Context: one part of a larger RNA
């Protein structure tokens, strides 16, 4: 100086409290440990490993495994020798290769050869998803978008060091503002970028229609107001008032504003810490293997199954399920595509293919919610798991191990012990949609507060710790 304290004091923060909805209980999905296996490939393992690398394992991916082969090797540089290269047919073989038979003769040239491929040799080499993240670089998590981390000069202490960076005030901030042996300064903070949110200029098609006229239809004709789109400007900055403070930062009220004190969200991660993580992205030093730990094939695995665990998702039903009509989205992709109408088929689909290189046209049907029918509290018109079965679809192939359709079955579940998540606003939830990410429609409740858990941040105090 630092670390620690069931010390102290000042603060913060979905950290408590207050609220909501979950998990933990069953089904099932998926990762994981375990066992098990010929392998069940590796690699993450408190937060910060486990729907995690994987933005997508039937073959390939593939790094495991058994079988079948090769040995300069699947690729790359260099030496000889030979045929240009490449195309077809037959036999073997699960292939992967291994054998044989035919076409075929190309560019460039100094006719000595040369490029660019092929097939055979001898050697250097090649090759490694072999080991070490505890030998690296490079990326990355994590304390944490916390407010701290330094530093030259000074000045002071015998020295390690202090000082600034502490104190009073403030603020989300070491944010400013005052004092002060410190006066500047950098790396963080803010600000400068992205998106949203308001007006305004221009554009005016494929979008949009008040006047217009007209249609089945903003279709056509006209408009350029509005409504969207696409570039450019403006706006907020405690400027303006009033109270408060120390005539200081500044707080607190209010006017205007589409928006007030950071509007909101995003993207940015300081100095280090964890010898975190990654040697299998990729880089790489050392070992290490070489007819094998390299390299190709075929079939298995990666997907097993007494159980444990973490994230989901689906429900246990009436604020609700079936069933029938009609409404209201943003944000995305489309020519090797997206597919309409229309026709077959209960359906999943099947044939055919209109428009569209897209504000035109297709995915596309948004669901909740809204009307209306029906069930009447039951393991049920609740739930859908699991099994038969008869299709379909992609793909050499779907058995192991794919996704889906229809009948037919019809399990557990009546709301979850203690424990524990996540959220304060367009935010939890619910719904659609979804591979993740992202995107809208619907739209809450509470919040006395810092007494206490939890993590942090400054001062201070202990201390036999460093």
């Nucleotide at each position: 100086u630092g670390a620690c304290g069931g010390g102290g004091g000042c603060c913060c923060a979905c950290a408590c409290a207050a609220g909501c909805a979950g998990u933990u209980g069953a089904g099932c999905a998926u990762g994981u440990g375990g066992u098990u296996u010929a392998a069940u490939u590796c690699g993450a393992u408190g937060c910060a490993a486990a729907g995690c690398g994987a933005a997508g394992a039937a073959c390939c991916u593939u790094a495991c495994c058994a079988g079948g082969g090769c040995u300069u090797g699947a690729c790359a540089u260099g030496c000889c020798g030979u045929g240009a290269a490449u195309c077809c047919u037959c036999u073997u073989g699960a292939a992967a290769g291994a054998g044989a038979g035919g076409a075929g003769u190309g560019c460039c040239u100094u006719c000595a050869g040369g490029a660019a491929c092929g097939c055979g040799g001898a050697c250097a080499c090649a090759g490694g998803u072999g080991g070490u993240g505890u030998a690296u670089g490079a990326c990355u998590g994590u304390c944490g978008u916390c407010a701290g981390c330094u530093c030259g000069u000074g000045c002071u202490a015998u020295a390690a060091g202090g000082u600034g960076u502490u104190g009073g005030a403030u603020u989300a901030a070491g944010u400013c503002c005052c004092g002060c042996a410190a006066a500047a300064a950098g790396c963080g903070c803010a600000a400068c970028c992205c998106u949203c949110g308001u007006g305004u200029u221009u554009a005016u098609u494929u979008g949009c229609c008040a006047a217009c006229a007209u249609u089945g239809a903003g279709u056509u004709u006209g408009g350029a107001a509005c409504c969207u789109u696409g570039a450019g400007c403006a706006g907020a900055c405690u400027g303006c008032c009033g109270g408060u403070g120390g005539c200081a930062a500044g707080c607190u009220g209010g006017a205007g504003g589409a928006a007030g004190g950071u509007a909101a969200g995003g993207a940015u991660g300081a100095c280090g810490u964890c010898a975190a993580g990654u040697c299998a992205u990729c880089u790489u030093g050392c070992c290490c293997c070489a007819u094998a730990u390299g390299c190709c094939u075929u079939g298995a695995g990666c997907a097993a199954c007494a159980c444990a665990c973490g994230u989901a998702c689906u429900g246990c039903a009436a604020u609700g399920a079936c069933c029938a009509g009609g409404a209201c989205a943003a944000a995305g992709g489309a020519u090797c595509g997206c597919a309409a109408u229309c026709c077959c088929g209960c359906g999943a689909g099947g044939g055919g293919g209109g428009c569209c290189u897209a504000a035109c046209u297709c995915c596309a049907a948004a669901a909740a919610g809204u009307c209306a029918u029906c069930c009447c509290c039951a393991g049920u018109u609740u739930g859908g798991a699991u099994u038969g079965u008869a299709g379909g679809c992609u793909a050499c192939a779907a058995c192991u191990c794919a996704c889906u359709u229809g009948c037919a079955u019809u399990a557990a579940g009546u709301c979850g012990g203690g424990a524990u998540c996540a959220c304060c606003a367009g935010u939890c939830a619910u719904c659609c949609a979804u591979a993740c990410g992202a995107c809208g429609a619907u739209g809450a409740a509470u919040u006395c507060u810092u007494u206490c858990c939890u993590g942090g941040g400054c001062c201070u105090u202990g201390u036999a710790c460093a």

Predicted 3D model of a 466-nucleotide part of an RNA (small-subunit ribosomal RNA, 3' major domain) from Gastrolobium bilobum. Taxonomically the source falls in Gastrolobium (Eukaryota, Streptophytina, Euphyllophyta, fabids). The RNAcentral record of the full RNA draws on SILVA. Rfam family: Bacterial small subunit ribosomal RNA. Gene Ontology terms of the family: structural constituent of ribosome and ribosome.